RNA sequence: GGAGUCGGCCGGGUGAUCGCCGGUUUCCGGGCGUUUCGGCGCCACGGGAACGGGAGGAAAGUCCGAACACCACAGAGCGGGAUGCUUCGUAACGCGAAGUCCGGGCGACCGGCAGGCCAGUGCCACAGAAAACAGACCGCCUCCGUUUACGGGGGUAAGGGUGAAAAGGUGAGGUAAGAGCUCACCAUUGCCGGUGGUGACAUCGGCAGAUCGGUAAACCCCAUCCGGUGCAAGGCCAAAUAGGUUUCGCUUUCCCCUUUACCGGGGAGUGAGGUUGCUCGUCUCAGGGCCCGGUUGCGGCCGGGUCCGGCGAAACGGGUAGGCUGCUUGAGGUCGCGGGCGACCGCGAUCCUAGAUGAAUGGUCACCGUUUCCGCGUCCGCCGCGGAAAAACAGAAUUCGGCUUACAGGCCGGCUCCGGUC
Numbered sequence: 001g002g003a004g005u006c007g008g009c010c011g012g013g014u015g016a017u018c019g020c021c022g023g024u025u026u027c028c029g030g031g032c033g034u035u036u037c038g039g040c041g042c043c044a045c046g047g048g049a050a051c052g053g054g055a056g057g058a059a060a061g062u063c064c065g066a067a068c069a070c071c072a073c074a075g076a077g078c079g080g081g082a083u084g085c086u087u088c089g090u091a092a093c094g095c096g097a098a099g100u101c102c103g104g105g106c107g108a109c110c111g112g113c114a115g116g117c118c119a120g121u122g123c124c125a126c127a128g129a130a131a132a133c134a135g136a137c138c139g140c141c142u143c144c145g146u147u148u149a150c151g152g153g154g155g156u157a158a159g160g161g162u163g164a165a166a167a168g169g170u171g172a173g174g175u176a177a178g179a180g181c182u183c184a185c186c187a188u189u190g191c192c193g194g195u196g197g198u199g200a201c202a203u204c205g206g207c208a209g210a211u212c213g214g215u216a217a218a219c220c221c222c223a224u225c226c227g228g229u230g231c232a233a234g235g236c237c238a239a240a241u242a243g244g245u246u247u248c249g250c251u252u253u254c255c256c257c258u259u260u261a262c263c264g265g266g267g268a269g270u271g272a273g274g275u276u277g278c279u280c281g282u283c284u285c286a287g288g289g290c291c292c293g294g295u296u297g298c299g300g301c302c303g304g305g306u307c308c309g310g311c312g313a314a315a316c317g318g319g320u321a322g323g324c325u326g327c328u329u330g331a332g333g334u335c336g337c338g339g340g341c342g343a344c345c346g347c348g349a350u351c352c353u354a355g356a357u358g359a360a361u362g363g364u365c366a367c368c369g370u371u372u373c374c375g376c377g378u379c380c381g382c383c384g385c386g387g388a389a390a391a392a393c394a395g396a397a398u399u400c401g402g403c404u405u406a407c408a409g410g411c412c413g414g415c416u417c418c419g420g421u422c
Stems, first nucleotide, its partner, number of pairs: 001418010012368007020054002023051007030043005056393001060404002063402005068230004072282002075280004080226005085099005100114001101112004115221002120219002122215003137160002139156007168186006187211002189208008234325004244316008253268005270286004287308009332351008370390008
């Protein structure tokens, strides 16, 4: 000097002026209540003044995790879903940190679909003889027939071919020819040990010829975890309508205690009812009058009908759609010290930094700054001066921790490789 890789920051500033939203204090008016008539208290009403506050690093996506709120079960099981190497961090996570292993890269670094294929079931197109209990197309050896050729039987999987992948690799022995058939070395796998590490794992030694594939972001198995809905959650006030109409299910039986009896309490059974589906269990609710018939020892009991009520489901129809709250003090920010490789944690100090509701933070002027282009001072560069132009992605809506995606331009730092010079 060039090329790369990783991390961090900014992405306009200052002043004036007009305007918008909300907060605190204070003044005036209005309303309500009270009063010893001096005044006091409240208000979600109207207006003025002062002070100070007002979008992001992604506010986006709505993909994960929670806080918070409501719902009989947030109990068990099945079903369903998510994660998937180890350790640590965190409120938690599918996130983050540090590692191990595998893959890419000369490297700094980057990526990971990282448990199990000897539990089982699938799939591997085409080509090829054959794609896993998987082989014989060419070839090699041997026997028979025939004999120019060639045909048949047996053995073989070392050589060749097909393919992404075809019964581990190299060498030697052995064989009719071959083959882990045998041996030496190597690789993988299994078992037994040593060393290091919390661990994933690394490394060393021994035994065994064990060497019949790949694929699980294929179904599946294993381990761990998971209630639902969501601020349009939820709570309060005011107002209005029709406290509407119709249909369906249940409203049941026995026992015990108390009582003259009713009422009441408890238990068993039956029926109905609740969130993502089903089952079990738990929990909640389950009355009365009238009429008719039968029976009676006149206390009552059984059957049918009907009315009101209760628990629930469905359909049609009507009213309201207003105001307040939730609403911003938080697993919060900043600084300092300490611990840790790190994510992060502890202690101390200090600060309060939007709460809108058809949705506020904007307009104008001046100066300064950044970038680009042009001109001049210069032959060039740096630098200086003048002029013109431009400024990315993009706006909170309950809040927070992450991930993913978008981003003109500029600045700072660590590390790697290449070339040159000293």
A computed fold for a 422-nucleotide RNA from a Deltaproteobacteria bacterium, annotated as Bacterial RNase P class A. Model confidence (mean pLDDT): 76 of 100. Its Rfam family is "Bacterial RNase P class A". Rfam describes the family as follows. Ribonuclease P (RNase P) is a ubiquitous endoribonuclease, found in archaea, bacteria and eukarya as well as chloroplasts and mitochondria. The family's RNA type in Rfam is ribozyme.